[in-house]
Context: one part of a larger RNA
Molecule: large-subunit ribosomal RNA, domain I
Organism: Paenibacillus sp.
RNA sequence: AGCAUUUAGUGGAUGCCUUGGCGUCAAUAGGCGAUGAAGGGCGUGGUAAGCUGCGAUAAGCCUCGGGGAGCCGCAAACAGGCAUAGAUCCGGGGGUGCCCGAAUCGGGGAACCGGCCGGGAGUAAUAUUCCGGCAUCUACCUUUGAAUAAAAUAGGGGGUAGAGGCGAACUAGGGGAACUGAAACAUCUAAGUACCCUAAGGAGAAGAAAGAGAGGAUCGAUUCCCCAAGUAGCGGCGAGCGAACAGGGAAGAGCCCAAACCGGGCAUAUGGGAUAGCCCACAUGCGUUGUAUGCUCGGGGUAGAGGGGUCUGGUUGGGAGAAGGUGUGGAUUCUCCAGGGAGUUAUAAAGCUGUACUCUAGCCGAAUAGUCUGGGAAGGCUAACCAUAGAGGGUGAUAGUCCUGUAGGCGAAAGGGUAGCAGUCUCCUGUGAUCAGAUGCCCAAGUAACACGGGAUACGAGGAGUCCUGUGUGAAUCAGGGGGGACCACCUCCUAAGGCUAAAUACUCAUUGACGACCGAUAGUGAACAAGUACCGUGAGGGAAAGGUGAAAAGUACUCCGGUGAGGAGAGUGAAAUAGUACCUGAAACUAAAUGUUU
Repeated sequence: AGCAUUUAGUGGAUGCCUUGGCGUCAAUAGGCGAUGAAGGGCGUGGUAAGCUGCGAUAAGCCUCGGGGAGCCGCAAACAGGCAUAGAUCCGGGGGUGCCCGAAUCGGGGAACCGGCCGGGAGUAAUAUUCCGGCAUCUACCUUUGAAUAAAAUAGGGGGUAGAGGCGAACUAGGGGAACUGAAACAUCUAAGUACCCUAAGGAGAAGAAAGAGAGGAUCGAUUCCCCAAGUAGCGGCGAGCGAACAGGGAAGAGCCCAAACCGGGCAUAUGGGAUAGCCCACAUGCGUUGUAUGCUCGGGGUAGAGGGGUCUGGUUGGGAGAAGGUGUGGAUUCUCCAGGGAGUUAUAAAGCUGUACUCUAGCCGAAUAGUCUGGGAAGGCUAACCAUAGAGGGUGAUAGUCCUGUAGGCGAAAGGGUAGCAGUCUCCUGUGAUCAGAUGCCCAAGUAACACGGGAUACGAGGAGUCCUGUGUGAAUCAGGGGGGACCACCUCCUAAGGCUAAAUACUCAUUGACGACCGAUAGUGAACAAGUACCGUGAGGGAAAGGUGAAAAGUACUCCGGUGAGGAGAGUGAAAUAGUACCUGAAACUAAAUGUUU
């Protein structure tokens, strides 16, 4: 020096464990914010660095409930307190809530600086200090008010209401790539994806046919799922893209306006002294009446076997009252009531009350003993009991009967929720309905349609319909107009150019419950620990490592060596100390010593 063995050390693998993650399902909630949010800064404890809580009333204040013996957070200790006159703790409501932040009195390098107005404290008066107000935009109301005589408008002041910002995904709209694939690449693809912007809600969007479609049918708002179907098609007919009808389900709900016409109001024009008007007839009276246009309010009206208006005629319709300048008669209109119907998600709209259920604390809740081993019994043995409860967790090893729970029941002073039920309330009808005839008055215009250029449709210009529209041209009103994949005819379906609409559908930042042939500390979240921390970076940003004594600290009194060390030797605790806080187990590499052996 090599090898082997042993004993130690080093090291932290492995095993076991789990407070943390991951995923799924169900339900809830689906928002917070100028009454100042989300997120922060700084404070706040007797001693207090961090986390948590809280806000100068600062680990807390008041009140109403729950609960019942201890308590003053994580987190020990000392000091000092609180509590059966009910504390700590849990829940409902309230109060306080510094500074920054949309940040909003002005400024600003966030958490700072400086003001004005009103009121209070203070001062002889300033100073100082406390409370409240003072941003912008939009809508409405009000006041003032130019250029320009009046009026009007612009503008200014005041008041009331709203907005602004944040938030995980889902939704709609406005914009909108490239890598890539095509084995290159340009049409194409990726993809209307990623991403940006705007807006909204608990969902959003869509939605009551100018539909779909068939071939002489039929269906009947929208949305979503299955199927049709990788079909029909599209496609440098390459790569690829890719329907619809029918059928089966989920869910189901339908409505309101514009216009014609009638009436009221306002404005403008016109008209005339005698009146075209004032419901009709006659008489009398009135006339700023009337007529036309525009705006506005109310009635009317809403459809595809076309509907509506107006006019004429018929049938039918509970009761009361009123109106027009007057009188008589007729007709008309209006108001009210009985009766009937409906309703807060559309079809009008605001709620309130009661009740039921439920959420936010909780409560009750069965049944076991002996003995053996052991540090310890829940284990073994023997004998019992409960079970609408033998889910789970804990307890010194493995517990239905020890604890907590579980099955099953019960519970709210206060606040919240509910397409439940009832009442109040509100609305509609009643106030009209219907038949026949006439009339042809209305039925959404820079629209439809056409041409050119684009986009969307599975459809790339194609035979290219349909939908949207940038430019231009530019209709008709039911004997009208659009669709049925060029176009024409016949046939047939529908009725554009206004609007609203629940459910079935999408999602999960968050709350609650349950579950897992999910992980088990190099795994599982980056994070089981002071984790988005330490640390790095000017910054945007990047971003760790790090769990386990023991049943219980019983965490080693006392003695000794040592530097009043570090570390150790005794002693003691404990079942165990080779469990001593560098603490469960303690592999390997690596180190040392001893022994054996080889050279």